c-di-GMP-I-GGC riboswitch aptamer, 82 nucleotides, folded computationally.
RNA sequence: GGCGAUAAUAGCAAACCCGCCGCAAGGCGGGGGCGCAAAGCCGUGGCCCCAGCUCCUUUGUUGGGGUGCCAGGCUACCGAAG
Repeated sequence: GGCGAUAAUAGCAAACCCGCCGCAAGGCGGGGGCGCAAAGCCGUGGCCCCAGCUCCUUUGUUGGGGUGCCAGGCUACCGAAG
């Protein structure tokens, strides 16, 4: 460098419930814990979702949201086997 264990230490936190914000997608805080070796950070590319307009039956466009869907960039704890 790469790789990732029925190891150790720490970390994150799905569904669901409560409160608040948002037209919505969804976000934040608390509880919770399905999972995660980058489930750390960046919406950069793809993809998905919501709203408006357009189109007139699928498209274009504007704005917003999702990285726990995939890829890319940056950074990082531990060290069995190969």
Its mean pLDDT, the model's own confidence on a scale to 100, is 84.